The RNA shown here (SAM riboswitch aptamer (S box leader)) has 148 nucleotides and comes from a Chitinophagaceae bacterium. Its mean pLDDT, the model's own confidence on a scale to 100, is 78. NCBI's taxonomy places the organism under Bacteria, Bacteroidota, Chitinophagia, Chitinophagales, Chitinophagaceae.
RNA sequence: UACUUAUCAAGAAAGGUGGAGGGUUAUGGCCCGUUGAUACCUUGACAACCUGUUCGUCAUCCUGAGCGCAAGCGAGGAAUCUCUUACAAGGUGCCAAUUCCAUCCCUGUCAUCCCGAGCGUAAGCGAGGGAUCUGGGACAGAUAAGUC
Numbered sequence: 001u002a003c004u005u006a007u008c009a010a011g012a013a014a015g016g017u018g019g020a021g022g023g024u025u026a027u028g029g030c031c032c033g034u035u036g037a038u039a040c041c042u043u044g045a046c047a048a049c050c051u052g053u054u055c056g057u058c059a060u061c062c063u064g065a066g067c068g069c070a071a072g073c074g075a076g077g078a079a080u081c082u083c084u085u086a087c088a089a090g091g092u093g094c095c096a097a098u099u100c101c102a103u104c105c106c107u108g109u110c111a112u113c114c115c116g117a118g119c120g121u122a123a124g125c126g127a128g129g130g131a132u133c134u135g136g137g138a139c140a141g142a143u144a145a146g147u148c
Base pairs, nucleotide, nucleotide: 002147003146004145005144006143007142008141013043014042015041016040017039021032022031023030026103027102028101029100044095046093048092049091050090051088052087053086056083059080060079062077063076066073067072099140104137105136106135108133111132112131113130114129115128118125119124
């Protein structure tokens, strides 16, 4: 780098260095930033994964008091192991805004607005189309663990 799986609407500060951009592909937005951002360092916090301990729990297997003529039954104990509760903060991570929002697909007119074939003397009705919006999915991205 690639692949697999999981999570991503919650959460979390100060000080120092430094000096103009930044918000992790691109585009369009919208935000943050000389009231000093992004970035780096120190301390501290947060708790997604791993790790450790712990409350229980599924399964496998070992041991086994005792009962029994025997076959067997079998309290209890140990190991491995699936899932889970709580704690810790050791390894990463992380500490503006939903991964800041959208882009691609689907969905909803008992959501809003615009256009509108056609019908009708007219008022109006109105298939359908579009934009925005709601919800869902995909793509992409980030992080962790594992594999190659």